The RNA shown here (Bacterial RNase P class A) has 426 nucleotides and comes from Mariniphaga sp. Taxonomically the source falls in Mariniphaga (Bacteria, Bacteroidia, Marinilabiliales, Prolixibacteraceae). Rfam family: Bacterial RNase P class A. Rfam's curators write: Ribonuclease P (RNase P) is a ubiquitous endoribonuclease, found in archaea, bacteria and eukarya as well as chloroplasts and mitochondria. The coordinates come from a structure-prediction model, not an experiment, and the mean pLDDT is 75.

This record gives sequence, structure tokens and C1' cells, in this order.
RNA sequence: CCGGCAGGUUGCUUUAUCGCUCCCUGUGUAUACAGGGGGAGGAAAGUCCGGGCAACGUAGGGCGCCGUGCUUCCUAACGGGAAGAUCUCUGAAAGGGGAUAAAAGCGUAACAGAAAAUAACCACCUGUUUGCUUUUUGGUAAGCAGGAACGGGUGAAAAGGUGGGGUAAAGGCCCACCGGUGGUUGUGGCAACACAGCCAGCCGUACGCCUCACGGGUUGCAAAGCCAAAUAUAUCCUGAUUGCGCCGCUGUAGCAGCGUAGCAAGGUUGCCCGCUUUGUUUCCGGAUGCACACCGGAUGUCAGGAGGGGUAGGCUGCAGCGAUCCCGUCAGUGAUGACGGGACCAGAUAAAUGAUAAAGGAUGCUUCAUACGGCUUAUAGCAGUGUGGAGGAUUACAGAACCCGGCUUACAGGCCUGCCGUUUUU
Repeated sequence: CCGGCAGGUUGCUUUAUCGCUCCCUGUGUAUACAGGGGGAGGAAAGUCCGGGCAACGUAGGGCGCCGUGCUUCCUAACGGGAAGAUCUCUGAAAGGGGAUAAAAGCGUAACAGAAAAUAACCACCUGUUUGCUUUUUGGUAAGCAGGAACGGGUGAAAAGGUGGGGUAAAGGCCCACCGGUGGUUGUGGCAACACAGCCAGCCGUACGCCUCACGGGUUGCAAAGCCAAAUAUAUCCUGAUUGCGCCGCUGUAGCAGCGUAGCAAGGUUGCCCGCUUUGUUUCCGGAUGCACACCGGAUGUCAGGAGGGGUAGGCUGCAGCGAUCCCGUCAGUGAUGACGGGACCAGAUAAAUGAUAAAGGAUGCUUCAUACGGCUUAUAGCAGUGUGGAGGAUUACAGAACCCGGCUUACAGGCCUGCCGUUUUU
């Protein structure tokens, strides 16, 4: 110099004219006029997490379901962030990515293979039967019984490795060393863990389920309130429509109220329990003189549902004071925290924050001039860097809608800081 990686920051400017919107002041009949001040983001995107806030009157508990899961720290909290640990994928490297609770059990690992953890295809060993062979010691072929999992084969993997002993043949069966796992001691570290020593023959891998700990009510500004206006709940269906006790008034039979139990419906997450709200009136008939019980009907009330009717206007929520922003100092590896000083910065409701013109800036391309050094085919050519001129091109991703903290995704170009640099070695 070039290429790569990580982090941070910025991401067009000025003038003129016209236009939009909010707030304040004044004039004012007003939707008008004048003056002053303000007017999109680092992601406003995705809607993936965590919260603030609002409603579900009151009150929850259990189960289910879902999420997270190493250590320490930060934070209001998080599935987030910082710094680390172990295992692992990728890259030459800087770097980038993934996983992590606990240890028993259960399940899966296609196909192939005897068998994927109680197994035996070929081969091996022992005994035995029959045949053949030089009668024999024996050998060989076929079969039966038992033993074993070392050899061969299959497979990604056959269940620690090497060497030795032992056995009829074998195997951690035994031994030595090594590896893994578990326990323990010492050192370092807040810790996860690392290193070293000792003991134990304990010894297949991966994933999932189960278990454990912590967390999670639901819906979300289209939340939720207020004002004005209008209207019909016409009609229909279903369910409940019981008992006991207390007490006030009137004056003998009624009215009004309270509590409790039952029944029914609703609310509280998906279920259950609990809690709670509302209703629980009167009359007729079967069937009788009365009471109780039963059945049916009517009426009233409440609840749920169907089907309809009215309204679709305005205000608040919403001047955004906050886990807020900016600057400085201190502490800390850092995320971040403490202290001090200063600031108030959009508010629409079909949705404002813009349009035009000119001149510049930045980037890259073409061309000309010039300076510098380099390479080779060396009176020439090739590519490059800087400065200046001309020409035309581009000027990223993108747009608030209650607010905040994160994550993820998109982003032309500029600037700053740190790190890496390939045995094909600028």
C1' cells in the first nucleotide's frame, strides 16, 4: 500500500418563493388576518420478547398448558446486555455461529446384520454318534449337546485402547500403562472451572420424553372514560320461580325489610374448587273442605339466546415530566452506576412535517493536462496514485399514531479506533 474482521459515529447543505400542521399573543362574526415559537427514525419497520398504563366490582388456590435453563455481574424486567468457563462447527487468521439444570428410568437410532444391549450367520473349543482313512497316536465329512463373543462378515456405530498372563476356547477374568467417568486432597479463581496427586475395574454414543427450579391471569389506545343526540327491545325460545329464621308498621290479616340454605343464570384464563352479582311474585285447573306433595297453564321478575331498532357527532386519554435527554467528574475490564450542572424537543384522526427554482458538497464513470514512482516486449507500451479542468450520472434504508427497554431485519456513501494477514509468503 492492498485485502479482510470487529466496534463507534454520521448519513446532504444554503438561499428565494409558495404551501401544510400544532401551540401562544392580539384583532375579530368567522373555517379569517398578523406576529412569535415548534414540526419523523436509527431503525419510526417486523409485531418476536419485557414493562408502564387502562378495564375486567371483590380474591384467590390447585391442575393443565407455555417459556427459560453454565458462572458472576447489570437492569424496572426480559427469551435482553457485559465479562468469563467447558464442549463443539466454520475460517489461514483476526473472527463468526451453536449448546449448557439433575441424574435414575423409559423410548428411538432407517437399511444391512445373528444381534443396536437378555441375541449367534460363518468360523472357534469340549463331549458324543455315524461314515471314510495307514489297526493305532490321530485326521477328515455330516449331525447332536454344551461353552464362549476373541476372529471374519454387516453397519455411522457391535461397546474403551496397547502389551502380557490365564483359559478347553474366550472375556477387565487378572496385571501394567494410557483414555474416560466418579470420589477425594492441594494450588489458583467470587464462581462456572483449570492444573497436579491419590483411590475405585465403575466403562458405548447421540437425541427425545419424564423429573427439577424460576416465570407467566386475560384483553389491549381499535384499552378505557365523558358529553350531546336518537331509539323499540316490538316479537320469539330456553331456564329459575323453594325452605328456614329474625324484625318494623298497621291492627288479625296484610305491607315493607334483613339473614341463611337450596335452585338457575352471569363474572373471575382452558378446567376444577372457592368467592361474588342478580332473580327466587301472584293466580287458575287436575282434585276434594283444608294442609303437604305431584302435574299442567297463565302472569310477574331476573338471566341467557335469537331476531330487530337507534347512534356513527364531539371531548378526554394525547401540552406526551419520563425506568427521559445532553454535558462533565468519579468508580468499574465492561455492561452500567453515583454525583454536579443544564434542557423540555411532533401530535395527526384518512391521517400534517411539503413543492418549485438556483448554487454548492459527497461518491463513482469518461476524457484532457501535469507530477511521482513501478513493470516489461524497453527510442515504446501497460497498469496505478496525487492535484487541477470539462462532461453528464447518483445522492442510502426508509415515514410517527399511547409510551418506554430490548432483539431481528434493511441501509449508496463518509469519518474514527483496534486487530488479522494464507508455505501459492503483496